Model confidence (mean pLDDT): 79 of 100. Predicted 3D model of an 82-nucleotide RNA (Glycine riboswitch aptamer) from Sandarakinorhabdus oryzae. The source organism's lineage runs through Bacteria, Pseudomonadati, Pseudomonadota, Sphingosinicellaceae and Sandarakinorhabdus. It was read from a public genome assembly, where an Rfam model found it.
[in-house]
RNA sequence: GCGCGGGAGAGUGUGGCAGGGCAACCGGUCACCGCCGAAGGAGCAAGCCGCCCCCGGAAUCUCUCAGGCCCAAGGACCGCGC
Numbered sequence: 001g002c003g004c005g006g007g008a009g010a011g012u013g014u015g016g017c018a019g020g021g022c023a024a025c026c027g028g029u030c031a032c033c034g035c036c037g038a039a040g041g042a043g044c045a046a047g048c049c050g051c052c053c054c055c056g057g058a059a060u061c062u063c064u065c066a067g068g069c070c071c072a073a074g075g076a077c078c079g080c081g082c
Base pairs, nucleotide, nucleotide: 001082002081003080004079005078006077011033013032014031015030016029017028019026020025034069035068036067040065041063042062043061048056
């Protein structure tokens, strides 16, 4: 890396627009506010070298740009096989 399995969190919010429909309702889109962090992205401490300075310095930690907030999809990570 590939295949299989497992895999969380947060509004199914409010309003507008047109569409489908007899209606109820359904999904789409735009805006606003609220929220989530486990694709990706960004940031840094200690240790490191029995002195000092500089540089470097990871993450499921932090930030939320992206992404996500019914289901689905995606999904860090874990297990098995190649």